Background
Predicted 3D model of a 74-nucleotide RNA (transfer RNA) from a Thermoplasmatales archaeon. The organism belongs to Thermoplasmatales, within Archaea. The RNAcentral record of the sequence draws on ENA. The prediction has a mean pLDDT of 82. It matches the Rfam family "tRNA".

RNA sequence: GGGUCUGUAGUGUAGUCUGGAUAGCACAGGGGCCUCCGGAGCCCCUAACCCGGGUUCAACUCCCGGCAGACCCA
Numbered sequence: 001g002g003g004u005c006u007g008u009a010g011u012g013u014a015g016u017c018u019g020g021a022u023a024g025c026a027c028a029g030g031g032g033c034c035u036c037c038g039g040a041g042c043c044c045c046u047a048a049c050c051c052g053g054g055u056u057c058a059a060c061u062c063c064c065g066g067c068a069g070a071c072c073c074a
Base pairs, nucleotide, nucleotide: 001073002072003071004070005069006068007067010027011026012025013024020057029045030044031043032042033041050066051065052064053063054062
């Protein structure tokens, strides 16, 4: 230099191919029930689409550019 893949709550992930409902789940954090206290269990809450632009009535999703990481080729 060229190519492929990845980027979503504090952490790990689903969803993206085939655009549409409040962006789901687990752990962590906060509160409550329960308990002599704690733990476990149950219920509730907080918090996220890497950045910019484009297409569209509508974009995490499609297109372009950039940034970061992993791998391959030279």